RNAcentral holds the sequence, with entries from ENA and GtRNAdb.
This is a predicted structure of a 75-nucleotide RNA (transfer RNA) from Nitrososphaera viennensis EN76.
It matches the Rfam family "tRNA".
The coordinates come from a structure-prediction model, not an experiment, and the mean pLDDT is 81.
It is recorded under the gene name tRNA-Arg-TCT-1-1.
Lineage of the source: Archaea > Thermoproteati > Nitrososphaeria > Nitrososphaerales > Nitrososphaera viennensis.
[in-house]
RNA sequence: GGGCUCGUAGCUCAGCAUGGAUAGAGCGCCUGCCUUCUAAGCCGGAAGUCGUGGGAUCGAAGCCCACCGGGCCCG
Repeated sequence: GGGCUCGUAGCUCAGCAUGGAUAGAGCGCCUGCCUUCUAAGCCGGAAGUCGUGGGAUCGAAGCCCACCGGGCCCG
């Protein structure tokens, strides 16, 4: 330098193929219940500009382009 792949909540990931309006799960965190206390269990809650910028579209996490970062391969 070239190719492929990944980037979504604090962490691990789903959703992307076939765009549809409010973006989800588990774990973790916070409040409460329970318990002598803790753990486990139960109720509720907070937390996201979906890597960045631009484009196409009535509408983008999902399509197109460039760039940034991680991984693998080729030279």